[in-house]
Notes
Glycine riboswitch aptamer, 89 nucleotides, folded computationally.
RNA sequence: AUGAUUGAUUCAGGAGAGACCGUGCGGACAGCGCGGCGCCGAAGGAGCAAAGCCACACUCUCUCAGGCAGCAGGGACUGGAUCAGGACG
Numbered sequence: 001a002u003g004a005u006u007g008a009u010u011c012a013g014g015a016g017a018g019a020c021c022g023u024g025c026g027g028a029c030a031g032c033g034c035g036g037c038g039c040c041g042a043a044g045g046a047g048c049a050a051a052g053c054c055a056c057a058c059u060c061u062c063u064c065a066g067g068c069a070g071c072a073g074g075g076a077c078u079g080g081a082u083c084a085g086g087a088c089g
Stems, first nucleotide, its partner, number of pairs: 006084008018037001020036006038068003044064001045062003
C1' cells in the first nucleotide's frame, strides 16, 4: 500500500393474504373492541434428505408466534455509504 468472506450502523427498494360474518360503542359512514370461520408466509420459531448412526440445511414444510382495505408499523432479501476487521496479492 491492494482491501476478500464477515459483523455493526445508516439510507433506499421491498411481497402475500376477508373493506368476511355476528356483536358492542357510535345518529350514520368510517373507526375501535370482542367472538367465529377463512386465509398468508419474507421477523422469529419448529421439522426434515443424501446406505446405517450422529451432526448439519434452504427462499422447502408447518403455522406456535406474527400478519390479512388504505395509512402507520413490521418485513426475509437486494443495492449504496460509513466503521470494524485484514484473507489474497
Its mean pLDDT, the model's own confidence on a scale to 100, is 77. It matches the Rfam family "Glycine riboswitch aptamer". Rfam links the family to the GO term glycine biosynthetic process. Rfam describes the family as follows. This family represents the bacterial glycine riboswitch.